[in-house]
c-di-AMP riboswitch aptamer (ydaO/yuaA leader) from Acetivibrio saccincola, 132 nucleotides, folded computationally.
The sequence is in RNAcentral, with records from Rfam.
Its mean pLDDT, the model's own confidence on a scale to 100, is 77.
RNA sequence: AAUAUAGAAAAUCCGAAUACCUUUUGGUAAUGGGGGAACCAAUUUUCAGGGGUGAAUCUUAAUUUUUUAAGAAGGGCUGCUUGGUGGUCCUAACCCGUCAGCUAACCCCAUAGGAUGUAACCAAGCGUAUGA
Numbered sequence: 001a002a003u004a005u006a007g008a009a010a011a012u013c014c015g016a017a018u019a020c021c022u023u024u025u026g027g028u029a030a031u032g033g034g035g036g037a038a039c040c041a042a043u044u045u046u047c048a049g050g051g052g053u054g055a056a057u058c059u060u061a062a063u064u065u066u067u068u069a070a071g072a073a074g075g076g077c078u079g080c081u082u083g084g085u086g087g088u089c090c091u092a093a094c095c096c097g098u099c100a101g102c103u104a105a106c107c108c109c110a111u112a113g114g115a116u117g118u119a120a121c122c123a124a125g126c127g128u129a130u131g132a
Base pairs, nucleotide, nucleotide: 011116012115013114014113018029019028020027021026030111031110032109033108034107035106040101049099050096051095052094053093057072058071059070060069061068062067074090075089076088077087078086080125081124082123083122084121085120
């Protein structure tokens, strides 16, 4: 000096999942979710149960065990921000327990977990530095 691996910090990404205080495992703010009137809706399929969080549903074709593939719909990333083009990836999991439409007041709950290299292009902006 180069290469490879590992760790830390910084920066960043998915997600609501952050900040502060503290008399100490609580509180405040903020963010997110659920239940719950009137009116409105629904007037019926309540075992073929139904519902909730979430982008994570549906269709088709094969079968290999129920796995694979494709498509549609949905969602994320692309490093100052937004939009677009192109590229690229995901399409899970869990919970309630026979029960919930909307829903003011009111009531309840969560603030986890995981991850890392496209620093591509165009347009419009923001900001910084230098020069005049």